[in-house]
RNA sequence: GCCCCUGUAGCUCAGCAUGGAUAGAGCGCCUGCCUCCUAAGCAGGAGGUCCCGGGUUCAAAUCCCGGCAGGGGCA
Numbered sequence: 001g002c003c004c005c006u007g008u009a010g011c012u013c014a015g016c017a018u019g020g021a022u023a024g025a026g027c028g029c030c031u032g033c034c035u036c037c038u039a040a041g042c043a044g045g046a047g048g049u050c051c052c053g054g055g056u057u058c059a060a061a062u063c064c065c066g067g068c069a070g071g072g073g074c075a
Base pairs, nucleotide, nucleotide: 001074002073003072004071005070006069007068010027011026012025013024020058029045030044031043032042033041051067052066053065054064055063
């Protein structure tokens, strides 16, 4: 230098091929119940510019272009 993969909640990830339902799960966190207290269990809740910028579209996490970061391959 060229090519490929990955980037979504605090963490680990799904969703992306085929654009459209309020953007989800598990763990964690907070509150309540329970308990002598804690843990466990049960109920509820908060938390996201979907890496960044631009484009296409009535509509973009999803498609297109450029960039950044991490990983891998070739030279």
A computed fold for a 75-nucleotide RNA from a Candidatus Aenigmatarchaeota archaeon, annotated as transfer RNA.
RNAcentral holds the sequence, with entries from ENA.